This is a predicted structure of a 73-nucleotide RNA (transfer RNA) from a Minisyncoccota bacterium. NCBI's taxonomy places the organism under Bacteria, Bacillati, Minisyncoccota. Its Rfam family is "tRNA". Rfam classes the family as a transfer RNA.
[in-house]
RNA sequence: GCCACCCUAGCUCAGUUGGUAGAGCAAUGGUAUCGUAAACCGUAGGUCCCGAGUUCGAUCCUCGGGGGUGGCU
Numbered sequence: 001g002c003c004a005c006c007c008u009a010g011c012u013c014a015g016u017u018g019g020u021a022g023a024g025c026a027a028u029g030g031u032a033u034c035g036u037a038a039a040c041c042g043u044a045g046g047u048c049c050c051g052a053g054u055u056c057g058a059u060c061c062u063c064g065g066g067g068g069u070g071g072c073u
Base pairs, nucleotide, nucleotide: 001072002071003070004069005068006067007066010025011024012023013022019056027043028042029041030040031039049065050064051063052062053061
């Protein structure tokens, strides 16, 4: 330098032929226990990497930028 893939909650990741987002773990409140842990029931946490375009409507489609991983040279 070229090519491919990825970027969504604190972490690991789903999601969608376009209709404003979820799980597990972690955090936190409670139940229970003599007490702790496990268990069970809740709660909170997100401008879906950034900008522009298309659209009534974009996490999703298009373009540009940034970052990461892998391959080739």